[in-house]
């Protein structure tokens, strides 16, 4: 240096252009327990960044940036 993937909650994974980005595990606070631990309730927190197309972008496109495989 050329070409191929990938990037979404603290983690794992959904959402194939249509509205509020789901859901499990976590995390905190309550309920229960004599404490814990199950177990219920409540909250919580996320599209890697900037352009473009579109009535509407997580999705389609284009430039960064991080990554991982390949070829030289």
């Nucleotide at each position: 240096g050329g070409c191929u993937c990938c990037g979404u909650a603290g983690u794992u994974u959904a959402a194939u252009g249509g509205a509020u980005a789901a859901a499990a595990c976590g995390u905190a606070a309550g309920a229960u327990u004599c404490c814990g631990g199950u177990u219920c309730u409540u909250a919580u927190g996320a599209u890697a960044g900037g352009g473009g197309u579109u009535c509407g972008a997580u999705u389609c496109u284009c430039c960064u940036c991080g990554g991982a495989g390949u070829c030289a």
Model confidence (mean pLDDT): 82 of 100.
Transfer RNA from a Rikenellaceae bacterium, 72 nucleotides, folded computationally.
RNAcentral holds the sequence, with entries from ENA.
It matches the Rfam family "tRNA". Rfam classes the family as a transfer RNA.